[in-house]
Molecule: transfer RNA
Organism: Candidatus Kaiserbacteria bacterium
RNA sequence: GCCAGCAUAGCUCAGUUGGUAGAGCAACCGCCUUGUAAGCGGUAGGUCGUCGGUUCGAGUCCGACUGCUGGCU
Numbered sequence: 001g002c003c004a005g006c007a008u009a010g011c012u013c014a015g016u017u018g019g020u021a022g023a024g025c026a027a028c029c030g031c032c033u034u035g036u037a038a039g040c041g042g043u044a045g046g047u048c049g050u051c052g053g054u055u056c057g058a059g060u061c062c063g064a065c066u067g068c069u070g071g072c073u
Base pairs, nucleotide, nucleotide: 001072002071003070004069005068006067007066010025011024012023013022019056027043028042029041030040031039049065050064051063052062053061
């Protein structure tokens, strides 16, 4: 230099054909226990990497950029 993939909650990741953003763990509150852990119930937490385009409507489609990973030379 060229090609491909990835970027969504604190962490690991889903999100189907464009139509209300989710799970597990972690955090917090409660139950249980003599107490802790475990277990059970609940709560909170999101500019979906950035900017623009298409569309009635974009996490999803298109373009540019940024970062990371892998491959080729």